[in-house]
The RNA shown here (small-subunit ribosomal RNA) has 1400 nucleotides and comes from an uncultured bacterium. The sequence is in RNAcentral, with records from Greengenes.
RNA sequence: UUAGAGUUUGAUCCUGGCUCAGGAUGAACGCUAGCGGCAGGCUUAACACAUGCAAGUCGAGGGGCAGCAUGACGGAACCUUCGGGUCCUGUUGAUGGCGACCGGCGCAAGGGUGCGUAACGCGUGAGCAACUUGCCCGUUUCUGGGGAAUAACCGUUGGAAACGACGACUAAUACCCCAUGGCAUUGAGUUGAGGCAUCUCAGCUCAAUUAAAGAAUUUCGGAAACGGAUAGGCUCGCGUGACAUUAGAUAGAUGGCGGGGUAACGGCCCACCAUGUCGACGAUGUCUAGGGGUUCUGAGAGGAAGGUCCCCCACACUGGAACUGAGACACGGUCCAGACUCCUACGGGAGGCAGCAGUGAGGAAUAUUGGUCAAUGGUCGGAAGACUGAACCAGCCAAGUAGCGUGAAGGAUGAAGGUUCUAUGGAUUGUAAACUUCUUUUAUACAGGAAUAAAACCUCCCACGUGUGGGAGCUUGUAUGUACCGUAUGAAUAAGCAUCGGCUAACUCCGUGCCAGCAGCCGCGGUAAUACGGGGGAUGCAAGCGUUAUCCGGAUUUAUUGGGUUUAAAGGGUGCGCUAGGCGGUCUGGUAAGUCAGCGGUGAAAUUUAGGGGCUCAACCUCUACCGUGCCGUUGAUACUGUCGGACUGGAAUGCGGAUGCCGUGGGAGGAAUGUGUGGUGUAGCGGUGAAAUGCAUAGAUAUCACACAGAACACCGAUUGGGAAGGCAUCUCACGAAUCCGCGAUUGACGCUGAGGCACGAAAGCGUGGGGAUCAAACAGGAUUAGAUACUCUGGUAGUCCACGCUGUAACCGAUGAUGAGUAACCGUCGGCGAUACACAGUCGGUGGCCAAGCGAAAGCGAUAAGUCAUCCUCCUGGGGAGUACGACCGCAAGGUUGAUACUCAAAGGAAUUGACGGGGGCCCGCACAAGCGGAGGAACAUGUGGUUUAAUUUGAUGAUACGCGAGGAACCUUACCCGGGCUCGAACGGCAGGGGGAUGGAUCAGAGAUGGUCCAGUCUUCGGACUCCUGUCGAGGUGCUGCAUGGUGGUGGUCAGCUCGUGCUGUGAAGUGUCGGCUUAAGUGCCAUAACGAGCGCAACCCUUGCCAUUAGUUGCCAUCAGGUCAAGCUGGGGAUUCUAGUGGGACUGCCACCGCAAGGUGUGAGGAAGGGGGGGAUGACGUCAAAUCAGCACGGCCCUUACGUCCGGGGCGACACACGUGUUCCAAUGGUGGGUACAGAGGGAAGGUACCUGGCGACAGGAUGCAGAUCUCGAAAACCCAUCCCAGUUCGGAUUGGAGUCUGCAACCCGACUCCAUGAAGUUGGAUUCGCUAGUAAUCGCGCAUCAGCCAUGGCGCGGUGAAUACGUUCCCGGGCCUUGCACUCACCGCCCGUCA
Repeated sequence: UUAGAGUUUGAUCCUGGCUCAGGAUGAACGCUAGCGGCAGGCUUAACACAUGCAAGUCGAGGGGCAGCAUGACGGAACCUUCGGGUCCUGUUGAUGGCGACCGGCGCAAGGGUGCGUAACGCGUGAGCAACUUGCCCGUUUCUGGGGAAUAACCGUUGGAAACGACGACUAAUACCCCAUGGCAUUGAGUUGAGGCAUCUCAGCUCAAUUAAAGAAUUUCGGAAACGGAUAGGCUCGCGUGACAUUAGAUAGAUGGCGGGGUAACGGCCCACCAUGUCGACGAUGUCUAGGGGUUCUGAGAGGAAGGUCCCCCACACUGGAACUGAGACACGGUCCAGACUCCUACGGGAGGCAGCAGUGAGGAAUAUUGGUCAAUGGUCGGAAGACUGAACCAGCCAAGUAGCGUGAAGGAUGAAGGUUCUAUGGAUUGUAAACUUCUUUUAUACAGGAAUAAAACCUCCCACGUGUGGGAGCUUGUAUGUACCGUAUGAAUAAGCAUCGGCUAACUCCGUGCCAGCAGCCGCGGUAAUACGGGGGAUGCAAGCGUUAUCCGGAUUUAUUGGGUUUAAAGGGUGCGCUAGGCGGUCUGGUAAGUCAGCGGUGAAAUUUAGGGGCUCAACCUCUACCGUGCCGUUGAUACUGUCGGACUGGAAUGCGGAUGCCGUGGGAGGAAUGUGUGGUGUAGCGGUGAAAUGCAUAGAUAUCACACAGAACACCGAUUGGGAAGGCAUCUCACGAAUCCGCGAUUGACGCUGAGGCACGAAAGCGUGGGGAUCAAACAGGAUUAGAUACUCUGGUAGUCCACGCUGUAACCGAUGAUGAGUAACCGUCGGCGAUACACAGUCGGUGGCCAAGCGAAAGCGAUAAGUCAUCCUCCUGGGGAGUACGACCGCAAGGUUGAUACUCAAAGGAAUUGACGGGGGCCCGCACAAGCGGAGGAACAUGUGGUUUAAUUUGAUGAUACGCGAGGAACCUUACCCGGGCUCGAACGGCAGGGGGAUGGAUCAGAGAUGGUCCAGUCUUCGGACUCCUGUCGAGGUGCUGCAUGGUGGUGGUCAGCUCGUGCUGUGAAGUGUCGGCUUAAGUGCCAUAACGAGCGCAACCCUUGCCAUUAGUUGCCAUCAGGUCAAGCUGGGGAUUCUAGUGGGACUGCCACCGCAAGGUGUGAGGAAGGGGGGGAUGACGUCAAAUCAGCACGGCCCUUACGUCCGGGGCGACACACGUGUUCCAAUGGUGGGUACAGAGGGAAGGUACCUGGCGACAGGAUGCAGAUCUCGAAAACCCAUCCCAGUUCGGAUUGGAGUCUGCAACCCGACUCCAUGAAGUUGGAUUCGCUAGUAAUCGCGCAUCAGCCAUGGCGCGGUGAAUACGUUCCCGGGCCUUGCACUCACCGCCCGUCA
């Protein structure tokens, strides 16, 4: 000292990218802004620059005197105390000094910038026996004599200017000559010592060459030599970017000899000679870039950066060159060339801010034309001092960092206001404010007021070594009246920014309505947005806060630390090994390169870190220490690696013997099949397909027989067989060649493994040349199929398929699994050896398969033939698309191959496994699902509902199954929601409060379409509060207006289908699985057996109702067997409880018994018994969930909307329309029938504003009377059936629509728009296309009856009731739907899915 999160999915694990949270900055932008401290400030145009300043100094080197001052002298003026003073002017280098000039030193430092440079440029460590060094220090010695010039000045003169030209004079610490010559250098000779090859050092002899300067007054200089210090020059090891789509580069190039040049080495340069030198350990080329100390980040390793400060380098308008000098090839020097700017008299000249300020330009963007030399430092000078845009300070800028403040304590009626909620009231803002007390940092005013200063110089004193040190005195402050300190005043002068869906701390209201907008990623917004905009509130940070840009981190997402390659991206198609490189068996000796240890040198300072110290703290500054992982040297160690020797046999190879095979190459041979040719037999078709047609065939096909020819491929054996490196290899045989395995352990003695590049091989297709051509068959043609069919299918058919020789070099060349070696549980096969007498069996070696332990893996799976554990080497990968594309290069005859990107775009793409759903996948099973039947619909007319159309309105909802005789179980008015017209606005109904009036109520009448309005008459109760009613005001109203996609409730559907889940346990990393699977069985997840499951819940079943049988209890209104009475008759009466029946309670059925099958559960049986037999029939009962399915118009309810109307009242109309289409029904088309007559039998219900017996009238609907019945009592009431008669197959004696006439009833009212009756009329229709519906037994079919709603009724509908009463089911192939198991999947909004192409 190491933190993660979001995002691929319905969910999961993994791979993998994208994004975020952190830190940083010479930053910029937006909003905001109180203070001082410290540090910072053109990252862009090395773009161009106005103006000022940035390098001078020395008179103690010199000649001099333009200007200034002083002195002296002369002259003029004024004043005068006559001494003189003031002032003007002239002369004088005499003095202080000094412009310009000669001369010395400096100007090569300091300051700026990063153009160039990929380099000995930089860093680090060495070397120079190959070098220089002004000023400074030390030592030694010398400083003698002479000479000739020149600038200034003066004169003449050119030019606009810059700047010159000529003549004459003169000085020096300027220049020259001579002397001296220790020393130095060079050459020659000689002696000694040493090293590193050329050499170096010391000594001696000879020859040659070379010095000087004074000033001032006791110091500063000058010359020679040696040494030191400082500063430089050169050389080398190592390190220091990208691109191989840059692979070859190089002629002074590499080296030698000789010379030149340099301070010095060197091809640095030259003459000659040789042909080298560099390069896959990346030369050369192109692009980019100053390098380092360090800075940022990171746990570190690393990655990125190189601004400020320090070191080095390079540059100074661009390019080139040298001069001077100790030092430059020189930022504020010279020359040349170029571009640009300026001056000009047009002839010619001047300039270089990448110094400090400043200007323009560029840009998102970066400051003052400030002060001072007081300090530090530099140059000159003996010094004073001068100069110094170096430096120190100040100014501007929140651009950074650290610090301070904007108040503190108390204070609840939890004020007002704001916001919000479930709103008489709470919550929140919020102790926040107000208010009380306190403080005064900061601010303002006033007063005081620093350190930074040490000195040097000068004067004095002391010490000694006579120019040094010490002491004393004197002088010097830009910043600055600043920091700091004190007093006074008074909470007084001072808070914002961003965010609030998740990541990510922080939530509500309103507005908006896929608009406006937000967004880092996922994503938000289509009427209830915590995601947009505003308000309130909250959170975070705070004089700042956000955004943008860039870097590191997170990212183990380039993986050295620390990744992978079966299926996610990724193993080369395969081998060989001349290589290059990497790695390498056993024993032993030497060495010490790697390695390890000790010591020495270096690794500048600053920085970082730790501990101290100073500014009030901190930042900042400073001291000390550590660190600096590196390099160099030296001394040791020797296990391992290397290297040099010696030995070994286990790796490898060779040999001998044996074995094996679809191993390769070349040659020869064979039979079957196919096609063709010739001939024979033979006749009408053949062929082909799902079905056909094209095609072939009377010119004789197909078929068949014989003969002949051709080319290609090799049936059976044949196998999870065999051999080969892979591709690939199959009739038989010969020849040649190669390999592998086993046995022996004879030979060599590590000779090995891997292998970038390279070389070779490499299916099919394709290409070239030449052959060959039977079959098959791209292209092509025709026939079909089809909406089309450039396909699948059919008939033909050319390249090709075959051979030889070349080329190509790719494949899902796959075990999607590189090669080699070693270790690691079992079990079962098979091939070749050994072993063995053996055809048997252990064992063993080498191959080839299966299943598995451990282990591994995301899982699937792999598992001695590893995807396990290790070692060595190679290839390849780094999100998807663009794209294996473009360009370039190489290869190829071409086709094409190899190598191989960018822009742009997306937030995923992907792997494995899981749950579902789905499949024109599979298995099992069920259902009136099909089949077998019966009857219908679809045709006609009518009824009814819907669509459409129409309309003032035709109110509205429901729309596959699961809308359409549905909401509606009943629209003439009402209903009614719609339309037209007329009215009302506390309102048609209801509640509360306040005030006022009145009687409530009933009746009549007038106007009006009515609502309504007007008039009149009659007429209360009271406990005196009022009840009741009207008016006015007010608070609530009212709405069939919208949203069923905001909801409750309710019912529909799948489906009376058998399923849906849970707890614990177990399995799996997990989603999940198991249970619930399997076998049998069932109507059933019903049960049994088995079983890592054991249990449980909701469903199933049962419990409930009804019906079928019996028993018992109870008998009225029901019943009547027996007894009695009685009638025309009748339970009519007494009576009875037997029976029927009614309605209570029980029983009964359970595979209980038998036979067979079965382990069991259970099944089967024309079984027995029984009323009923295996669920007896029917009903109610409907799991988890699905369809954002239906309903805001039944009701309730959130939100929105209307309020003299979208509320409400009334009249009329509409919901009933009608070219059409559909659904559901009724009646039909007739003889199993119609009509007329006769006769019989139900059940369940209803009934008082009712149902009605009975009587009378009417053809009838019905009317008028009348009795009993609030019902087992009275009443409503069958039809089909049966009997008799008639009709005789017709548009009829079928059918009844439509229409005319006459009526009845209900009702305020039947015109729109009722039902019924009678008479008359008598339409379509003669059994219904494709298609389709219901039903498995008291069912279908058929017949009538009742009820609800209701004044009446459009009911043929709905719900019930009984009467009569069938047919058929072989069976599960198919259609539809469903259940379970399994399989595939790129679907999960779930196949009405997903998705591809084209067009817009």